[in-house]
Context: one part of a larger RNA
Molecule: small-subunit ribosomal RNA, 3' major domain
Organism: uncultured bacterium
RNA sequence: UGACGGGGGCCCGCACAAGCAGCGGAGCGUGUGGUUUAAUUCGAUGCUACACGAAGAACCUUACCCAGGCUUGACAUACAGGUGGUAGGGAUCCGAAAGGUGACCGACCCGCAAGGGAGCCUGAACAGGUGUUGCAUGGCUGUCGUCAGCUCGUGUCGUGAGAUGUUCGGUUAAGUCCGCUAACGAGCGCAACCCUCGCUGCGUGUUACAAGUGUCACGCAGGACCGCCGGUAUUAAGCCGGAGGAAGGUGGGGAUGACGUCAAGUCAGCAUGGCCUUUAUGCCUGGGGCUACACACACGCUACAAUGGGCAGUACAAUGGGUUGCUAAGCCGCGAGGUGGAGCCAAUCCCCCAAAACUGUCCUCAGUUCAGAUUGCAGGCUGCAACUCGCCUGCAUGAAGCCGGAGUUGCUAGUAAACGCGCGUCAGCUAUAGUGCGUUGAUACGUUCUCGGGCCUUGUACA
Numbered sequence: 001u002g003a004c005g006g007g008g009g010c011c012c013g014c015a016c017a018a019g020c021a022g023c024g025g026a027g028c029g030u031g032u033g034g035u036u037u038a039a040u041u042c043g044a045u046g047c048u049a050c051a052c053g054a055a056g057a058a059c060c061u062u063a064c065c066c067a068g069g070c071u072u073g074a075c076a077u078a079c080a081g082g083u084g085g086u087a088g089g090g091a092u093c094c095g096a097a098a099g100g101u102g103a104c105c106g107a108c109c110c111g112c113a114a115g116g117g118a119g120c121c122u123g124a125a126c127a128g129g130u131g132u133u134g135c136a137u138g139g140c141u142g143u144c145g146u147c148a149g150c151u152c153g154u155g156u157c158g159u160g161a162g163a164u165g166u167u168c169g170g171u172u173a174a175g176u177c178c179g180c181u182a183a184c185g186a187g188c189g190c191a192a193c194c195c196u197c198g199c200u201g202c203g204u205g206u207u208a209c210a211a212g213u214g215u216c217a218c219g220c221a222g223g224a225c226c227g228c229c230g231g232u233a234u235u236a237a238g239c240c241g242g243a244g245g246a247a248g249g250u251g252g253g254g255a256u257g258a259c260g261u262c263a264a265g266u267c268a269g270c271a272u273g274g275c276c277u278u279u280a281u282g283c284c285u286g287g288g289g290c291u292a293c294a295c296a297c298a299c300g301c302u303a304c305a306a307u308g309g310g311c312a313g314u315a316c317a318a319u320g321g322g323u324u325g326c327u328a329a330g331c332c333g334c335g336a337g338g339u340g341g342a343g344c345c346a347a348u349c350c351c352c353c354a355a356a357a358c359u360g361u362c363c364u365c366a367g368u369u370c371a372g373a374u375u376g377c378a379g380g381c382u383g384c385a386a387c388u389c390g391c392c393u394g395c396a397u398g399a400a401g402c403c404g405g406a407g408u409u410g411c412u413a414g415u416a417a418a419c420g421c422g423c424g425u426c427a428g429c430u431a432u433a434g435u436g437c438g439u440u441g442a443u444a445c446g447u448u449c450u451c452g453g454g455c456c457u458u459g460u461a462c463a
Stems, first nucleotide, its partner, number of pairs: 001463002003460003007457007015447002019411005026302008034293002042053002064288007073126001077125001079123005088105002093100002108117003128277002131275003137271002139266003142262001144260001149188006155164003168179003194254004199222007209212001225248001228242005304404001308363006320351003325344002330339003370401001375396007417440007
C1' cells in the first nucleotide's frame, strides 16, 4: 500500500421487512447429472453451468456408432508428363446407396495450320481434420456493476515503499455540486448529447376516415430549467412545500458498461501459433444414435376447482408477417382438413372471429359436469420417407392430484398477477421455450437483522 475480520462509524440496493404471485408435493414438457449403450457426438459446472451454445436432431443437420466404398481426394493453388473418340451424356450388369463396370452418342474457345487454352488421367507439391492445447493467442462474451469509482502532470511531504490531490463539513442517483483545504489542474468513468413513449404547434395527405379547423400516418419545431413563489440551509450546493403545466425535480423505458478481477467462457461461430493425423483422426453413402431409463437436481406448463366448470348470446386491441408466400367468399366434412380460386409485392388484400371481461342458464362441494395423464380405435397434414422418432382431429378411456416439509424465487406502477395475439427459427414440428404486442389491473411501517456493494477508520503472526 492492499486484502481480510463472527472490529467500529456513515450510506445504498426488492438486500431485509410489509405484501402479492409462486417454486419445493402431483402429472407432463425441456435441460443436466448418473446409469445404460455399438453409439447414446461435443462444449457449458457456485453466484456467473443446468428451456445454456441449439432462432427449431425423422433423412439432411451430425460432429457419434455399425456397415459398404474412395485415396491429389467433396474444395483451392501451382508444376511436370500424357490425352481427340478427349470433356460431357449414358443403355446393361453388381449394389441398400455411394461406388464400380461400361455398349453407344458425342462437344467448347483462340488459331489458316502447327499448336495452345479449358477439361480429363498420372505423378509429386499439397488439400482436408468439429483432432489436441482457451494454461500459447486474436476477436467476442459473462461477472463484480450502470457499482462510483480508477488514474495522471506539476508541486509539496517522506531516506524509501509511498502519501497528498481523491481526506474533512454539507449535499446528491452519482469523485454530483458547494465550502474548507499543500495543493493546483487534467484524463477515463457519472451526467448530457442518441433512440423511443407521453403534450402542443406547423407542414404534407397515398392506400387511412365522419370527407375536411377532426382521427390517423409521416416529417420538422417547441416544451421542463429548481425557471417562478414561500420556507429552510453557511443565505452555498441543495432540500421541503405550492402554483402553473400533458409532464416536476434524472418525467417513463432503451442503447451506452471506466481502470481492472475471476490463467472465468469460447481452438465447435470465425481467425490463429505449436503438436498430432495423411489408403485416415480426411471424404462419400445406407442404417442406427443424439429421443435409452431403478434414479437425483434445475427451469417451466397444466391442475387440484364455485372469484369455478359447461352451454348459449354478445363486445373491445396492439405489435408483426406475407410471391417457393399470405390465402378470402362459396361448397364438402362433427373436426383436423379438403376443394375452390378472388385479392394482395400490401395504411389497399390476406393471416385476423382476440381471450379473459359482460349477460342468461345448468352444475351445488363430490375425486365431481374438477383435473386431464395414459391407452385403444378411426382419420387428417407435411415430407423420397413419420417403425425406431412428427404434429393435429374425432370417439372411447379417464391416472396422480383436495394447495404442497425444511427451504427458496420474482416483483414497487401501467409494475406484479391474470388474459389472449404476433414473430424468428421452420417442409413439418415435440414452443409449455425465446422475444415482442396489447387487454384487465393490485399490495409496501421502516433500516434492527440477513446478503451484496461504496466511503472513512481500526487490528493483523496474511501478500